Context: one part of a larger RNA
């Protein structure tokens, strides 16, 4: 290579753009390059079938014919597919229009509750803290009320089995720029498209460099307990960090542990969002009942799975393409490259062992 897999057994890159590849709706013409098929040249010999001979027979060998050498090259045919060339076609895709949804992003202003400190007043012996306590704050007057002021982070309720995003993720309010998607319409473009190896972008938390800001919380330390011990759980405290500005890093059970795209196979029932009938209606494009599209859930036919399960949001049935896997330990280790300021990221073995 064939061939068998990748929710849980070894396997889907964290995500999404796209470059080169690979694949590719429908319809007439052409072309004949793949593709069929006829002829024809070559495809050394030996081996090897067949057959007559030759050495007394056999091995062995001679000659003749086939036959292998699957392939090249020449010429002619055919045109269904596939490629190419040309006109065309709307279902794929992409622009356009409509009225709606949405915690999608970005900058800007504004607000609220608590919390911690201040300052003032009241007010007097304790307070905090635990299974029980203690460290530990308190007579320089605290805990505990009120008023007033500062900061800095944060966004209760609503709230959901919801909604948006490619993924990470996103939630008090108002505006500014801005991104997708759904559902009507069927105006325009005509296959323009899938997919994606290098690539380049984004990528929570933690960590890194400047500068800045610091209420809470809090590794790291310190101090109390509890224990045989207690580098721990629990308790007093507390720096780094958590915020913000700009630049780094690129990793996570980055999980649906399910890769992207289309096609195709019962149903029920709940919810979100656009259309759409009828009803009723305080006219709020409100309420109820339905029908259709797209999401997001749940139970399941058939099918499938080693089961658990999955199940029109498939792990059923097929198609393109890309990613990976091939016992376990060693090892995500060493070496080498290469990225990064570093931490380390990425690439990624063997000897041995079992």
């Nucleotide at each position: 290579u064939u061939g068998g897999g990748c929710u849980u057994a070894a396997a889907g890159c964290g995500u999404a753009c796209g470059u080169a590849g690979u694949c590719g709706g429908u319809u007439c013409g052409g072309c004949a390059a793949g593709u069929u098929c006829c002829c024809u040249g070559u495809g050394a010999a030996a081996u090897c079938c067949u057959g007559u001979g030759a050495c007394u027979c056999a091995a062995u060998u001679a000659c003749a014919g086939g036959g292998c050498u699957u392939g090249c090259g020449g010429g002619g045919a055919a045109u269904a597919c596939u490629a190419c060339c040309g006109a065309g076609c709307u279902u794929g895709g992409a622009a356009c229009c409509g009225g709606g949804a949405u915690a999608g992003g970005u900058c800007a202003g504004g607000g609220g509750u608590a919390u911690u400190c201040c300052a003032c007043g009241g007010g007097u012996a304790g307070c905090g803290g635990u299974g029980a306590a203690a460290u530990g704050c308190u007579a320089u007057a605290a805990u505990c009320c009120g008023u007033g002021g500062a900061a800095g982070a944060c966004c209760a309720c609503c709230a959901a089995u919801a909604g948006c995003g490619a993924a990470g993720g996103c939630a008090c309010c108002u505006g500014u720029c801005u991104g997708g998607a759904a559902c009507g319409g069927g105006u325009u473009c005509g296959a323009c498209g899938a997919u994606g190896a290098g690539g380049a972008a984004c990528g929570a938390a933690a960590g890194c460099u400047a500068g800045g800001g610091g209420a809470g919380c809090a590794a790291a330390c310190g101090g109390g307990a509890u224990u045989a011990g207690a580098u721990a759980c629990c308790c007093c405290g507390g720096u780094a960090g958590u915020c913000c500005u700009a630049g780094c890093c690129g990793u996570a059970a980055a999980c649906g542990a399910u890769g992207c795209a289309g096609a195709c196979u019962a149903a029920g029932u709940g919810u979100u969002u656009c259309c759409u009938g009828a009803a009723c209606u305080u006219u709020g494009c409100g309420u109820u009942c339905g029908g259709g599209a797209a999401g997001c859930g749940u139970u399941g036919a058939a099918g499938g799975g080693a089961a658990a399960c999955c199940g029109u949001u498939a792990a059923g049935u097929c198609u393109g393409c890309c990613g990976u896997c091939u016992g376990g330990g060693g090892a995500g280790u060493a070496c080498g490259g290469u990225c990064g300021c570093a931490a380390g990221g990425c690439u990624g073995a063997a000897a041995c062992u079992u």

Predicted 3D model of a 354-nucleotide part of an RNA (small-subunit ribosomal RNA, central domain) from a metagenome.